[in-house]
Context: one part of a larger RNA
């Protein structure tokens, strides 16, 4: 100096991103406990008070006398506690070696596939899992206890249903055309026209399923949920008119928010002072209802903010053990 330990005037978080670390707080009997509540709980809420020997009496952890120490749970080990948001009900899981968490997971809740040789799934196939199971079931996707609730929009996209038309693949169907070439016809010839029948080839118009076009349905399906002017007997707003667009123009209930840029918004509380915190406010840049929406006891090695206690964080720094550095050796 470094580590890991004791201890400290006076103050008591002035440290500090943050009370990180440390302190205190601690068992056991007694008294004695508040909001709030889903009546179980919040509880060990908070906050006091005893604890040791002796002897009597009593047997019931008890009561009464005396007695000693600085200290009786005489050492170790062994909750600090309260208020008030945030987010997630809640025990649980998790990033083996930088995250434990408001992320997963969950009971609930809905929506949708499945009738069983089920549906998904895995294997070219057998085959098997689903299940030795049958809709009160078994697979997908969402949402997360409970409580009150979950509006409007099917124009697009997707799912379902529909079969009347329009479109059309393979086929079919074959108007129609073209090769060949017996013959005939022309030529002296090489050739050159025509062409019955048969074989080859190419095809028109016609009928062709599903899909898609259409025509309904469906938002706890993917999603989506306007603007502009004016108006009241101070002003300042608009309960109200008026026009434009749209599928339809955010309903409740939330709100400067794990969302609000402008912001340190404005007020109120809390401090001697508070960009945080907490009660309003509403001008929601850019909440909003199961991608849930509000609100909630319990719960939390969660995250903010405030107090009580207590303390070497600190104001500021001292001593003291043990190790270990350093110097000599």
């Nucleotide at each position: 100096c470094c580590a890991u330990g004791g201890c400290c005037a006076a103050g008591g978080a002035a440290c500090u991103a943050g009370g990180c670390a440390a302190a205190a707080u601690g068992a056991c009997c007694c008294c004695g406990u508040a909001a709030c509540u889903u009546c179980g709980g919040g509880a060990g809420a908070a906050g006091g008070g005893g604890u040791c020997c002796u002897c009597g009496c009593g047997u019931g952890u008890g009561c009464g006398a005396g007695g000693c120490g600085c200290a009786g749970a005489g050492a170790a080990g062994u909750g600090g506690c309260c208020c008030a948001g945030g987010c997630g009900a809640c025990u649980g899981u998790u990033u083996a070696c930088c995250a434990a968490a408001a992320a997963c997971a969950c009971a609930u809740g809905g929506c949708u596939u499945u009738g069983c040789g089920a549906a998904a799934u895995c294997g070219a196939a057998a085959g098997a899992u689903g299940a030795a199971g049958c809709a009160u079931a078994a697979g997908g996707c969402c949402u997360g206890a409970c409580a009150c609730c979950u509006g409007c929009c099917c124009g697009g996209u997707g799912c379902c249903g529909g079969a009347a038309g329009g479109u059309u693949a393979a086929g079919g169907g074959g108007g129609g055309g073209c090769g060949u070439g017996a013959g005939c016809c022309g030529g002296c010839g090489a050739c050159g026209g025509c062409g019955g029948g048969g074989c080859g080839c190419c095809g028109a118009a016609c009928c062709g399923a599903a899909g898609c076009c259409c025509c309904g349905g469906u938002a706890a399906a993917c999603g989506g949920c306007g603007g502009c002017c004016g108006u009241a007997a101070c002003u300042a707003u608009a309960a109200c008119g008026g026009u434009c667009c749209u599928a339809a123009g955010g309903u409740a209930g939330c709100g400067a928010a794990a969302u609000u840029c402008c912001u340190u918004g404005u007020c109120g509380g809390g401090u001697a002072a508070g960009u945080u915190c907490c009660g309003a406010c509403c001008u929601g840049c850019a909440c909003g209802a199961a991608u849930g929406g509000u609100g909630u006891a319990a719960c939390g090695a969660u995250c903010c903010g405030g107090g009580c206690g207590c303390u070497g964080u600190c104001u500021c720094g001292g001593c003291c053990a043990u190790g270990g550095g350093c110097u000599c050796g």
The part of an RNA shown here (large-subunit ribosomal RNA, domain IV) has 329 nucleotides and comes from Muribaculum sp. An287. Its mean pLDDT, the model's own confidence on a scale to 100, is 90. The RNAcentral record of the full RNA draws on SILVA.